[in-house]
RNA sequence: GGAGGGGUGGCAGAGCGGUCAAAUGCACCGGACUGUAAAUUCGGCGUCUUCGGACUACGCAGGUUCAAAUCCUGCCCCCUCCA
Numbered sequence: 001g002g003a004g005g006g007g008u009g010g011c012a013g014a015g016c017g018g019u020c021a022a023a024u025g026c027a028c029c030g031g032a033c034u035g036u037a038a039a040u041u042c043g044g045c046g047u048c049u050u051c052g053g054a055c056u057a058c059g060c061a062g063g064u065u066c067a068a069a070u071c072c073u074g075c076c077c078c079c080u081c082c083a
Stems, first nucleotide, its partner, number of pairs: 001082007010026003018066001028044005046055003059075005
């Protein structure tokens, strides 16, 4: 340089244009259980909230659309193969 695959919550990892603040697991916080701890189990786990909801967010910047993590364009980065 050429071809292909990928970048998503603290981490790993699913994710069809609408049902997505986003499955699941781990981690973390609180409760139950226990003499204590571990294990197990229940709830929570972006921010704010009058608990109805509001706002922001899927590498970065634009675009399409009533609506984008998902489609398009340009960059940046990672992996595999070829040279």